[in-house]
RNA sequence: AGAGUAGCCCAAACGAUCGCUGGAUUUUCAAAAUCCGGAGGAAAGUCCGAACACCAUAGGGCAGGGUGCUCCAUAACGUGGAGUCGCGGCAACGCGAAGGAAAGUGCAACAGAAAGUACACCGCCCGACGCCAGACCGGCUGGUUUGGUGUCGGGUAAGGGUGAAACGGUGCGGUAAGAGCGCACCAGUUCCCCGGGCGACCGGGGAAGCUCGGCAAACCCCACCCGGUGCAAGACCAAAUAGGGGAGCGCUUGAGGGUAGCCCGUCCAAGCUCCCGGGUAGGUCGCAAGAGGUGUCGGGCAACCGGCAUCCACAGAUGAAUGAUCGUUGCCCGGUGAGGGGAAACCCGACCCGGGAACAGAAUUCGGCUUAUGAGCUACUCUGGCC
Numbered sequence: 001a002g003a004g005u006a007g008c009c010c011a012a013a014c015g016a017u018c019g020c021u022g023g024a025u026u027u028u029c030a031a032a033a034u035c036c037g038g039a040g041g042a043a044a045g046u047c048c049g050a051a052c053a054c055c056a057u058a059g060g061g062c063a064g065g066g067u068g069c070u071c072c073a074u075a076a077c078g079u080g081g082a083g084u085c086g087c088g089g090c091a092a093c094g095c096g097a098a099g100g101a102a103a104g105u106g107c108a109a110c111a112g113a114a115a116g117u118a119c120a121c122c123g124c125c126c127g128a129c130g131c132c133a134g135a136c137c138g139g140c141u142g143g144u145u146u147g148g149u150g151u152c153g154g155g156u157a158a159g160g161g162u163g164a165a166a167c168g169g170u171g172c173g174g175u176a177a178g179a180g181c182g183c184a185c186c187a188g189u190u191c192c193c194c195g196g197g198c199g200a201c202c203g204g205g206g207a208a209g210c211u212c213g214g215c216a217a218a219c220c221c222c223a224c225c226c227g228g229u230g231c232a233a234g235a236c237c238a239a240a241u242a243g244g245g246g247a248g249c250g251c252u253u254g255a256g257g258g259u260a261g262c263c264c265g266u267c268c269a270a271g272c273u274c275c276c277g278g279g280u281a282g283g284u285c286g287c288a289a290g291a292g293g294u295g296u297c298g299g300g301c302a303a304c305c306g307g308c309a310u311c312c313a314c315a316g317a318u319g320a321a322u323g324a325u326c327g328u329u330g331c332c333c334g335g336u337g338a339g340g341g342g343a344a345a346c347c348c349g350a351c352c353c354g355g356g357a358a359c360a361g362a363a364u365u366c367g368g369c370u371u372a373u374g375a376g377c378u379a380c381u382c383u384g385g386c387c
Stems, first nucleotide, its partner, number of pairs: 001383008010374001012329007020038007040359001044370002047368005052230004059264004064226005069083005084098001085096004099221002104219002106215002121160002123156015168186006187211002189208008234285004244276006256268004292311008331356005339348003
C1' cells in the first nucleotide's frame, strides 16, 4: 500500500420566523397565554414467539403442524451463547435441513452385463465334440501328445471397458484360473477395556476376515412440543326502526348453538334456522408505567442473571399531527496547499473555493429473524514493496 474477515457505533446540532399536534399550569367554562414534548435502526417484510383481550367447565382420541448433535440462557421461539462433529477457505473465519438407510416402501437420465441378497460385454481357466498344423510310435491306416481355432457345458469376478458412483485398498502366498480363500499392513464396521469431559465427543489399547453403496431438503420410523381467534381483539354509552311478512324444525325422549377440522364426552338452551322488506352505523375507553429506560456494583468465557439508585408533562394520531424557510456549526467528497514528520516509500495538514448527505414514515405492545442503506471507529488474516 492492496485484498479480505469479524465486531461496535452514529444517522446531525444550535438559533430565528411561520404552521400543525399531545400534555401540564393560569383562567368565570371556553378562548387566550406560558412551559414541557412530538417517527426508525430498520418504524419495512408479516417470517416466528409471546403479553393482553375474548371464546369456552377449558377433557380424551384421531388427523394435522413444528422442532431434530450436546450443554446452557430466555416469558417464549423455528431465537441467542458456548462447544462437538462435518464441509468450504492459504488464513482470519464462514456455513450446516447435524436423530434413524439390517422396520418397510420408493428414486437415480444416459452409458454399462449389472446401480445393491447385482443376469457377465471383452476376457481367464477346465471339460466334451469337430477342424488345421507339427512331433513320436506302430504300420497302411490307427494311437499318444503339443499348439491354434470353432461350437456347447461348467467355474470365475482378480485384469480391461462404461459411469459421478460398480460389494474395501496395497503387497505376498495359494489356485485349473481366480476370489479375504489365507497372511502382513492400512481404512471402515461391531464389541470390550483404560484415560479426559456434565455431555455431544476426543485420545489410546485389544479382539473379530465382519466388509453390510447414495438419497429421508423422498414417503416413512423415532423422540419432544403444540387450544383457537385476534386491537378491524374487546368494554361502555347513545341513537334508530315496521321488534313487519313467509317457510321449516323443535319445546326436556333436547331443535339449535359453543368447544379451530372429525369423533366421543361435556356446557348453554325454549326457541332456533332460512328467505323477503325497513332503520341505525355516532362517541368514549382500550392508548402506552413496561418481561421498561439509564447509571453503577456483583456473578458468569458468553448469551444472560441478580442488587442498589434514578427517570417517565420522553409520540399517541384516527383519513390520519410530528412540517417549511433562513443562518451558523459539525460530517463526507473534490481542488489548492503554507507548514510539519520520516532514512526512504510515504504520511499528517492550517486557511480558502466548490459540491453532497443514503434506506426510508409510528397505528396494541414487546423479544427475535430477514431484507434495504450513507459515514466513522476497533481488532485480526493474507499478499506485495521499502528499511

The prediction has a mean pLDDT of 76. This is a predicted structure of a 387-nucleotide RNA (Bacterial RNase P class A) from a Desulfobacterales bacterium. Rfam family: Bacterial RNase P class A. Rfam links the family to the GO terms ribonuclease P activity, dimeric ribonuclease P complex and tRNA processing. The sequence is in RNAcentral, with records from ENA.